This is a predicted structure of a 470-nucleotide part of an RNA (small-subunit ribosomal RNA, 5' domain) from an uncultured bacterium.
The prediction has a mean pLDDT of 89.
Its Rfam family is "Bacterial small subunit ribosomal RNA".
[in-house]
Context: one part of a larger RNA
Order: sequence, then structure tokens, then C1' cells
RNA sequence: AACGAACGCUGGCGGCAGGCCUAACACAUGCAAGUCGAGCGCCCCGCAAGGGGAGCGGCGCACGGGUGAGUAACACGUGGGAACCUACCUUCUGGUACGGAACAACCAAGGGAAACUUUGGCUAAUACCGUAUACGACCUCCGGGUGAAAGAUUUAUCGCCGGAAGAGGGGCCCGCGUCCGAUUAGGUAGUUGGUGGGGUAACGGCCUACCAAGCCGACGAUCGGUAGCUGGUCUGAGAGGAUGACCAGCCACACUGGGACUGAGACACGGCCCAGACUCCUACGGGAGGCAGCAGUGGGGAAUAUUGGACAAUGGGCGCAAGCCUGAUCCAGCCAUGCCGCGUGAGUGAUGAAGGCCUUCGGGUUGUAAAGCUCUUUCACCCACGACGAUUAUGACGGUAGUGGGAGAAGAAGCCCCGGCUAACUUCGUGCCAGCAGCCGCGGUAAUACGAAGGGGGCAAGCGUUGUUC
Repeated sequence: AACGAACGCUGGCGGCAGGCCUAACACAUGCAAGUCGAGCGCCCCGCAAGGGGAGCGGCGCACGGGUGAGUAACACGUGGGAACCUACCUUCUGGUACGGAACAACCAAGGGAAACUUUGGCUAAUACCGUAUACGACCUCCGGGUGAAAGAUUUAUCGCCGGAAGAGGGGCCCGCGUCCGAUUAGGUAGUUGGUGGGGUAACGGCCUACCAAGCCGACGAUCGGUAGCUGGUCUGAGAGGAUGACCAGCCACACUGGGACUGAGACACGGCCCAGACUCCUACGGGAGGCAGCAGUGGGGAAUAUUGGACAAUGGGCGCAAGCCUGAUCCAGCCAUGCCGCGUGAGUGAUGAAGGCCUUCGGGUUGUAAAGCUCUUUCACCCACGACGAUUAUGACGGUAGUGGGAGAAGAAGCCCCGGCUAACUUCGUGCCAGCAGCCGCGGUAAUACGAAGGGGGCAAGCGUUGUUC
């Protein structure tokens, strides 16, 4: 000097920021991802217009939000590379023909305590399948072969399929950089390389069969410990050291371990399956759950907030749109946690009041300090008006910020220290006691070092202490 701090004493206002560093401990409750009737058929209410409901279907749910457990690694940073993918968006190009069979919903009949589920029957589509066509695409032994589409509507459009390119996004490979320990010296059989095959969007021992015997290592392999990495942050004249809260980029994780499904994209926080621990329900047969989302609870801890408001703005999802959803976000609440600003009054006032303290008893000091007199009204308070943020509309914040008026010095100062280092001294009490202390050291009867008082010094809505870093 710094801090995501804590503790003690104290505490007026505002702006901006920050706020579980510990148990990646367990979680009651609510909310955090839906949307589309301009894809489709039903059901309910209604005279109708219209409204509502579940279902099939589409897009989204792989973003956004959280956490730092694991990871010493191509994880990250930086610079390169070739064998790749990319929904939505943009540009260009060529198409959008003809048919078919189902399954939910619904109806009927069952099973179950529940979760849920079985059988039979009916039905639509932008759901599914076949045929046709093929500019281009893919395969090819260059002869040829394979392979697509979906319609809706208010008639403006919105879509659908093939291909080329772009933008943005992502997967993969490599050089270099990236903590401690040698009281860890050898490590390695898919191991290192090759061939054939498989697999992937893609290269590759990624996987497999066979063949060879390689590969890494004192320039520190392997093993053990610790740790998310970076832009940055703190400190420092710098070099460096320490660090990685908040904000931003990347990575990893989502009760623990494993697995795949769907999909352009996941091996998927609020999806699925299996196993495990834990919790809950049960009619004991069987089921349900996962806050490291936002609040909140218990627990742990020196310690860290509201079960708030709004989608008004910004952004995201869906939708032609109106709009709906959005604990992202924007706001408000709590906390001196930090930084910054402001106030707690100004001028005058000596015979130097009173009181306190000291005294050599003369006086000194507190001290212009107070009172008194003359003023002012920042902030807070009361009354009225009242925004920007939003464009013609829409404002949670908010009757907020601010503006005008009003009353009245009125509502607003503490904390630490005073032996030396180190700025600030006396009296009393105590008597190696009680105590102080960062170091040196004070205290055993005159203690500037303990306790109190008076006085003084420092900082100030803070001041000290402790912890940590430089």
C1' cells in the first nucleotide's frame, strides 16, 4: 500500500460498486422454457362471434444462468495447419408431380393404492412410406448406377426440396509457454511403427487381426503432492513477487459412477436408461426425487443479503403478426463491506464567567471554547410540482431523481494513542500485585509504560485489532 474480509467500540446523508472465500453438505415451498390454431384432427363452453383443453406435428429446450469438484492436460495462452461439420441468417441457382399405409387424441373393455398402463376399434396432417423427375450432388470398373420435396393463408405473403457460396459457430492436429518434490530413476504390450479391415463429420492404435521391436527418460520420463487456465488484479522505481473475488474469454462439472437415444448440434443442470448412496410415498405388489438456476431453510463457519417488483428498457425462444414465455436482464430491499462526495454550522464574543484539572497558592490551563449577540439552511424534515430513460404508443424503477416554497442551529462524533521507535504529560490509585506489551521492555511506595482523571496528539462516519499478500 492492498483486501470478496472478520472482530471490538461508534454510527448522520447520498452516489457508485461489492456481498458463502467454509460443507461440489443436505434441502421444505414457490418460481427459473416455452411457443405456434397461418401444419392437423378432435373435445368442452357459447345462438353466434369467439374463447378454452389435451393430443399428433414444427421450432426451441446444446442458448442464457450456476459452480470450480476434477484436470499438470493441446485444459489454457499464443502462433500455425489439413483430413472436417454447421439448424436458424444472407446471396445465387434449379425444383415443389402422382399416390399409399398408419398412429395418438377419441370410443369401448380392462389392470393398478398410486405412478401409470393393457387390448380392440375409428381418424387428420407441414407426421410416415412408395413412384416419378434430377441443373447440380453422391458412387463408379467411366459402361453406368443412387438419391428430393409440403403445404398454409386474410391472396400481401410465409413456407418446402436439391445444389453452390458467405457469415458466424464448432470438431481435429502441431510448435512454443504453463507449480512443487530425485527422501519418486527407470517407465511402457495397443505399448512404438507398418499392412489389411472397421469406425467417425473428419486425420489418427480411435478400434481390430497379423507383422516388426520399438517408444519415452537427468534437457527430469514415470510416480507423488498441489492447482481450473487466461485477459487481468495487488504490490513494486523497475525487474520481480503474490494472486485469478467482481467483469470478460476458454475449459470442466450438474447427487456419485457408467451408458447411449433424439438431434444440425448433447453423451444433455431443471431429458432418458442402468447401478449406488441418501430422502420421501405405499394398500408392501411397487413408485417418486436431485437448488454448483433465483429467493429461501437446516448445517458448517470468524463471516456473506429478500421465500421482493417488472418484462418499461436491453437481449433471448416461439409466432406472419397481435402476442406469450424469460429469477437472463432491468430495478427495488438488507449490510459503513469498499471507494468517492457532503454534513454535524458561520461570524462576533475577555472582565478570560462557572465548573473541572494542576499549583511553588501568586497563579496556570481547559479557552473564543461556552454563554450572549448577529447570521446562514447544505443534508435530513414538511408542503406543492414532477422528469430523462420511449419513437406517435408502452415506465417496474416512482410520486423516485430533480425543481419551487417553508420551519428551525435546529435532527447528526466518535475511535485509537501520548516511555523510545512515533506526533502527544501531568496528578491520583496500585505496589513484581492488578495489569501492559509490535520490538526494546514497564510494575517490588513519588510509574510520563498498569488503572482513572485533566490535558494533549492522530484519524474521522469512522477508528482500532486480527488475518493474508507485496